c-di-GMP-I riboswitch aptamer from Conexibacter sp. DBS9H8, 77 nucleotides, folded computationally. Its mean pLDDT, the model's own confidence on a scale to 100, is 85.
[in-house]
RNA sequence: CGGUGCCAAGGGCAAACCAUCUGAAAGGAUGGGACGCAAAGCCGCGAGCCUCAGAUUGAGGUAGUCGGGUUGCCGCC
Numbered sequence: 001c002g003g004u005g006c007c008a009a010g011g012g013c014a015a016a017c018c019a020u021c022u023g024a025a026a027g028g029a030u031g032g033g034a035c036g037c038a039a040a041g042c043c044g045c046g047a048g049c050c051u052c053a054g055a056u057u058g059a060g061g062u063a064g065u066c067g068g069g070u071u072g073c074c075g076c077c
Base pairs, nucleotide, nucleotide: 002077003076004075005074012037013036017032018031019030020029021028022027035064041070042069043068045067046066047065048062049061050060051059052058
């Protein structure tokens, strides 16, 4: 540097659900909680999906749907 995640270590994240706050909604934030995750770190760039107050070739959201971009720990080859 490339491949890989069967095994190990130290760790990390946190679905559903509950509480509070927030939003028109989808959703989001914080705390609790763990179903899972080797990028379940980051970026709405493409597709998909969700929402519809104001707007209609629109707006908001989803990174835990897939692809893409980017950074990165450990083991093994």